[in-house]
Molecule: transfer RNA
Organism: Candidatus Hermodarchaeota archaeon
RNA sequence: GGGGACUUAGUACAGCCCGGUAGUACGUCAGGCUCCAGACCUGAAAAUCGGGGGUUCAAAUCCCUCAGUCCCCA
Numbered sequence: 001g002g003g004g005a006c007u008u009a010g011u012a013c014a015g016c017c018c019g020g021u022a023g024u025a026c027g028u029c030a031g032g033c034u035c036c037a038g039a040c041c042u043g044a045a046a047a048u049c050g051g052g053g054g055u056u057c058a059a060a061u062c063c064c065u066c067a068g069u070c071c072c073c074a
Base pairs, nucleotide, nucleotide: 001073002072003071004070005069006068007067010026011025012024013023020057028044029043030042031041032040050066051065052064053063054062
C1' cells in the first nucleotide's frame, strides 16, 4: 500500500441478511431461605447499539465517512 472481519449493559454475546417495543447468560443491587454464608427462588437497576452524516413515517439493522481492534496479501 491492497483486501476482509469485528465494535450492542460491568463482562461475554444474540438481534443486522429481510428496517417496526433493544434481548440472553454471568455479574451487580434488594428481598426470601439460612445461625451466617454459599447454593437455590423472586424482583430491580444497568447499553443515546464506537463517533458523525444521509435515506426513511420509522435505523442496532440500509448508504457514506471517520476512529479503534484483529486477520490475510504485498